[in-house]
This is a predicted structure of a 339-nucleotide part of an RNA (small-subunit ribosomal RNA, central domain) from an uncultured prokaryote. Its mean pLDDT, the model's own confidence on a scale to 100, is 85.
Context: one part of a larger RNA
RNA sequence: UUGGGCGUAAAGCGCACGUAGGCGGCCAACCAAGUUGGAUGUGAAAGCCCUGGGCUCAACCCCGGAAUUGCACUCAAAACUGCCAGGCUAGAGUCUCGGAGAGGAAGGCGGAAUUCCCGGUGUAGAGGUGAAAUUCGUAGAUAUCGGGAGGAACACCAGCGGCGAAGGCGGCCUUCUGGACGAUGACUGACGCUGAGACGCGAAAGCGUGGGGAGCAAACCCCUGGUAGUCCACGCCGUAAACGUUGUGUGCUAGGUGUCGCGGGUAUUGACCCCUGCGGUGCCGUCGUUAACGCAUUUAGUACCCCGCCUGGGGAGUACGGUCGCAAGAAAAAAACUC
Numbered sequence: 001u002u003g004g005g006c007g008u009a010a011a012g013c014g015c016a017c018g019u020a021g022g023c024g025g026c027c028a029a030c031c032a033a034g035u036u037g038g039a040u041g042u043g044a045a046a047g048c049c050c051u052g053g054g055c056u057c058a059a060c061c062c063c064g065g066a067a068u069u070g071c072a073c074u075c076a077a078a079a080c081u082g083c084c085a086g087g088c089u090a091g092a093g094u095c096u097c098g099g100a101g102a103g104g105a106a107g108g109c110g111g112a113a114u115u116c117c118c119g120g121u122g123u124a125g126a127g128g129u130g131a132a133a134u135u136c137g138u139a140g141a142u143a144u145c146g147g148g149a150g151g152a153a154c155a156c157c158a159g160c161g162g163c164g165a166a167g168g169c170g171g172c173c174u175u176c177u178g179g180a181c182g183a184u185g186a187c188u189g190a191c192g193c194u195g196a197g198a199c200g201c202g203a204a205a206g207c208g209u210g211g212g213g214a215g216c217a218a219a220c221c222c223c224u225g226g227u228a229g230u231c232c233a234c235g236c237c238g239u240a241a242a243c244g245u246u247g248u249g250u251g252c253u254a255g256g257u258g259u260c261g262c263g264g265g266u267a268u269u270g271a272c273c274c275c276u277g278c279g280g281u282g283c284c285g286u287c288g289u290u291a292a293c294g295c296a297u298u299u300a301g302u303a304c305c306c307c308g309c310c311u312g313g314g315g316a317g318u319a320c321g322g323u324c325g326c327a328a329g330a331a332a333a334a335a336a337c338u339c
Stems, first nucleotide, its partner, number of pairs: 004310003007293002012307001014201002021194003025088003031082001033081002035077004040072003049065002052062003091191001092188004096183003103177007110154001115149007125136002162169002206236006215230002247306001249304004255284011288295002312339003323330002
C1' cells in the first nucleotide's frame, strides 16, 4: 500500500462549534487541467520471453523479433470530474403566524420537614436494637403547644412524560436569552455535508481564596460522636459503566400498537371518538442482516461522503523525555522480558 473491522469478541473521541482539507443538487453553453483514442520521438546494452543458429548435448554463446505497461510532443473527442460564465428550485437558509417545554442566566418570594434557641403544659422516663449498651433526662428530657433563628432540598402533580449537543435540567413569580416543531405563502439561489489541528462546554470527587454550615457524612479500627466535603461567589481540574457500551450527515426499504407537540378533515359542537399529515419518544414485528444474542423507517437493513479508532494476552494506559496543572494528576505514549 492492498485488504478486514469497531452494540456484547480489540476498536466510535464525553459533547459541540469550526479552520485547512476531503466530498457535493438540476439545466444548457464554453474551455480542455484530469480522462479517452490516434500519430511521432524516446524508453542504452545485457537480462527475462519467442523464432532461428554455433560448440557432439546442455550450461554457455550468436542473429532477429517481441516486450519495456513509462515520459515528452502533437492531432482529435467532450460522456464523466474540473475551470470560467449563465440559469433553476427539490438541498440549505430568511421572513410571517402559532402553540409546547424541569433548555440556559440573574433577581425575588413561598410552604412542609429536620436541627437549634426562648416560653407554656406536663412527669419519669426517652432513645436505640435481633437483644442490648454507649447517649439524653428530676439542673425537668421524650411528648405537646406558641414564638424565633438558620441552612439545604423542593412531597403530591410525575408519566418507558418533556427540554437540551452532551454533561444535565423539577416549588412559584419576574426580567434577559438559546434551540426545536407546526402552518401558509413570499424571498435568497447550492449559500451544503464532514471536519486533522485550534477554540469552547463538560457529572461527581478534588484544589485555591473568601463566605456559609440545618441535615447528611469520607478519613478518623468499631460505637457514641464528628472534621473535610456536600451549599454560595470567583478561579482551577478535564476525568466517569461521560452507555444506546451503537460517530455525524443524506437517500431508499412491509406493517401493527401506545404516547407527546402542532396542523387538516369528519362530527356532535362538551371534553371525547374516527380518518389523516409533519415532528419527537416507546413497545412488537416482515424483508434483510448478525457468530449468536438480537437489530429491524429512532436500523445493527441497503448505499454514499467525511472524521475517529482497532490489529494476540501480560508487561501497560505503565516508564522515559517534553506539554498542561497550585497539587492530585491529565493528555500523548514505548520497549526489554514473558505466555
The RNAcentral record of the full RNA draws on ENA.